This is a predicted structure of a 704-nucleotide part of an RNA (large-subunit ribosomal RNA, domain II) from a termite gut metagenome. It matches the Rfam family "Bacterial large subunit ribosomal RNA".
Context: one part of a larger RNA
RNA sequence: UCCUACGAGUUACUUUCACUGGCAAGGCUAAGCACUUCAGGUGCGCAGCCGAAGCGAAAGCGAGUCUUAACAGGGCGCGUAGGGGCGAAUAAUAUUCGCCCUAUCUAGUCAGUGGGAGUAGACGCGAAACCAAGUGAUCUACCCUUGAGCAGGUUGAAGUUCCGGUAACACGGAAUGAAGGACCGAACCGGUAAACGUUGAAAAGUUUUCGGAUGACUUGAGGGUAGGGGUGAAAGGCUAAUCAAACUUGGAGAUAGCUCGUACUCCCCGAAAUGCCUUUAGGGGCAGCGUUGAGAUAAGUUUAUAAGAGGUAGAGCGACUGAUUGGAUGCGAGGGCUUCACCGCCUAUCAAGUCCUGAUAAACUCCGAAUGCUUAUAAAUGUUUCUUGGCAGUGAGGGCAUGGGUGCUAAGGUCCAUGUCCGAGAGGAGAAGAAUCCAGACCAUCAGCUAAGGUCCCCAAAUAACAGUUAAGUUGAAAAAACGAAGUUCCAUCGCAGCGACAGCUAGGAUGUUGGCUUGGAAGCAGCCAUUCAUUUAAAGAGUGCGUAACAGCUCACUAGUCGAGCGAAGGAGCGUGGAUAAUAAUCGGGCAUUAAACUGUUUACCGAAGCUAUGGAUUCGAAAGAAUGGUAGGGGAGCAUUCCAGUACCGUCGAAGAUGGGGCGCAAGCCCUGUUGGAGGUGCUGGAAAAGCAAAUGUAGGA
Numbered sequence: 001u002c003c004u005a006c007g008a009g010u011u012a013c014u015u016u017c018a019c020u021g022g023c024a025a026g027g028c029u030a031a032g033c034a035c036u037u038c039a040g041g042u043g044c045g046c047a048g049c050c051g052a053a054g055c056g057a058a059a060g061c062g063a064g065u066c067u068u069a070a071c072a073g074g075g076c077g078c079g080u081a082g083g084g085g086c087g088a089a090u091a092a093u094a095u096u097c098g099c100c101c102u103a104u105c106u107a108g109u110c111a112g113u114g115g116g117a118g119u120a121g122a123c124g125c126g127a128a129a130c131c132a133a134g135u136g137a138u139c140u141a142c143c144c145u146u147g148a149g150c151a152g153g154u155u156g157a158a159g160u161u162c163c164g165g166u167a168a169c170a171c172g173g174a175a176u177g178a179a180g181g182a183c184c185g186a187a188c189c190g191g192u193a194a195a196c197g198u199u200g201a202a203a204a205g206u207u208u209u210c211g212g213a214u215g216a217c218u219u220g221a222g223g224g225u226a227g228g229g230g231u232g233a234a235a236g237g238c239u240a241a242u243c244a245a246a247c248u249u250g251g252a253g254a255u256a257g258c259u260c261g262u263a264c265u266c267c268c269c270g271a272a273a274u275g276c277c278u279u280u281a282g283g284g285g286c287a288g289c290g291u292u293g294a295g296a297u298a299a300g301u302u303u304a305u306a307a308g309a310g311g312u313a314g315a316g317c318g319a320c321u322g323a324u325u326g327g328a329u330g331c332g333a334g335g336g337c338u339u340c341a342c343c344g345c346c347u348a349u350c351a352a353g354u355c356c357u358g359a360u361a362a363a364c365u366c367c368g369a370a371u372g373c374u375u376a377u378a379a380a381u382g383u384u385u386c387u388u389g390g391c392a393g394u395g396a397g398g399g400c401a402u403g404g405g406u407g408c409u410a411a412g413g414u415c416c417a418u419g420u421c422c423g424a425g426a427g428g429a430g431a432a433g434a435a436u437c438c439a440g441a442c443c444a445u446c447a448g449c450u451a452a453g454g455u456c457c458c459c460a461a462a463u464a465a466c467a468g469u470u471a472a473g474u475u476g477a478a479a480a481a482a483c484g485a486a487g488u489u490c491c492a493u494c495g496c497a498g499c500g501a502c503a504g505c506u507a508g509g510a511u512g513u514u515g516g517c518u519u520g521g522a523a524g525c526a527g528c529c530a531u532u533c534a535u536u537u538a539a540a541g542a543g544u545g546c547g548u549a550a551c552a553g554c555u556c557a558c559u560a561g562u563c564g565a566g567c568g569a570a571g572g573a574g575c576g577u578g579g580a581u582a583a584u585a586a587u588c589g590g591g592c593a594u595u596a597a598a599c600u601g602u603u604u605a606c607c608g609a610a611g612c613u614a615u616g617g618a619u620u621c622g623a624a625a626g627a628a629u630g631g632u633a634g635g636g637g638a639g640c641a642u643u644c645c646a647g648u649a650c651c652g653u654c655g656a657a658g659a660u661g662g663g664g665c666g667c668a669a670g671c672c673c674u675g676u677u678g679g680a681g682g683u684g685c686u687g688g689a690a691a692a693g694c695a696a697a698u699g700u701a702g703g704a
Base pairs, nucleotide, nucleotide: 001704002703003702004701005700006699011120012119013118014117015116016115017114018113019112020111021110022109023108026050027049028048032044033043034042035041036040054061055060064076065075066074067073080103081102082101084100085099086098087097088096089095123261124260126258130251131250132249133248134247135246141225142224143223144222145221146220147219148218149217150215152184153183154182155180159176160175161174162173163172164171188212189211190210193208194207195206196205227243229239230238231237264639265638266637267636268635269634274287275286276285277284278283288394289393290391291390292389293388294387295386296385299384300381301380302379303378304377305376306375307374308373314367315365316364321361322360326356327355328354329353332350333349334347335346336345337344397422398421399420400419401418402417403416404415405414406413427438428437429436442617443616444615445614447613448612449611453607454606455605456591457590458589462604464603465602466601467600468599469598475593476592483578484577487575488574489573490572491571493569494568495567496566504562505561506560507559508558510535511534512533515529516528517527541556545554546553618629619628620627621626640693642690643689644688645687646686647685648684649683650682651681658677659676660675661674662673663672664671665670
């Protein structure tokens, strides 16, 4: 992992609602007793229960009662419908109340079945724990009693003796001696480090290494201490492979707002992830939203028109409250100058108010929409609406778009609002993909038309048409910025140009003068000044840039010649370019594509879905025409199968059940016929009763 068997809403009582049935202002018996054809039935049994009247805490009263001083008011009760008349209130013919007439009248109760609830283990399995009574110290901890063990080697304390020494001690030396939680190291006890082992040889070991090894040593036998207890040189250690409270049995099916599982089919409808409260936040109660009965009516919805309430978006602020730019003016203040003091003068300072100017606000408003909301009328639609009874589930939501708060105008962030989709929605597009785009799947079809999106190949359909753009493989998905650039196309503006432009080439580019000042020098070209002037000229600056110490030199502006047709400047738009950095060589989904298979605009075909249409079929609603039939939680309806029972009707040794092939029927659960095997029971129909359906529970047992 698979197969087979087993495996989860049951039963009793009470209660509520629906349906069915009996009787009905009544309904029913219970225990018990009697009879009996004895798992049963029939009769008796009116004790008792429910209902027919309520109100009050109650005494109690009663169509009323309670409150109260009250005959007031109020609370809870006292049937409904129709008719006309009268009376009262009132402005009223509307409306309400009372009286009269007529009609119908109050509905319960018992039983059965089903949907819920309650009490019980109450759909099944599952704790960690708690308590009680017992069993354990043959493991291990500590203790008691009585025994046992420790190769060999080393060191050499005290004491003693002798010698020396002292007044006497002390003290020194040699020998003897044998001490020690002494030393080295086997047995023995331990377990330092590493490797191996890790479904092991072993539920703690092996090998090498290492510590103690006469001691607080090790060990045999017997005995003691027991579960909130023991024992502990103390690690919460050990207490029989179990210890922050052992094990066994019982209370016990403890409890589990938690997790998992919960078994046949088809049909109809179809949610929620919100509000308030909650020792509440992953649970509940009430409401909301679903379903299914009953009842009620024009209620609901949409559109149009009309009338309203409102202070959002926007806008505005010499219309308030605040915030606020620049300028002018400058009350006042600061600073400086002056003065014996006052006065006065000045200001790169601050600054009230006024004027001009710009601009701001969720908690500002002189203003002010669109939507939305309310009411009325009309039309369309047709029960979608409302009331009420039974039964729920939901109360973790999520993405996207829009309006906001928060955050960084960050987040696949978070919190609201409005809508939508996913959730509970399949199909097509988006390479792939919950919620983006298109579109809502009853079934079948080798039929047609379309949507989004596409039409070179993968891959269905244009290597379509016309006009442009791009040269970057830009691009062909999204998304790249500031800034830079004679990329290129188009638009519009200004200027020069056949009296010759622009670029190139040839030539000139001078003189007063080396302008003045400054300076060591300053001559067009360090710097300063300037009425940067004047002359000759076709033209030539008191000089555009190199250059020199300063000159020189080169060059430009400007001019002529040559050449012969467009040239230049600033601006706007389109598409490109640089800026441009990530781990496979590299991805437009790929191959690949350059007057395109890229981009822009226009146009016509075609492809393309479970959309729409066509044909056939199923079910529901409907008189028909016709319409409808995605679906999780969940509600409702109709069926299939299994076992047993009753009634009825049957089958079977001329072969039942079961097993295994074949064929057929039914939307399905399933059913029927038949071959072989098998060898004795089985079944249709109408009803009844359930140990009544398995794929899942790390399900249980057996097998593979």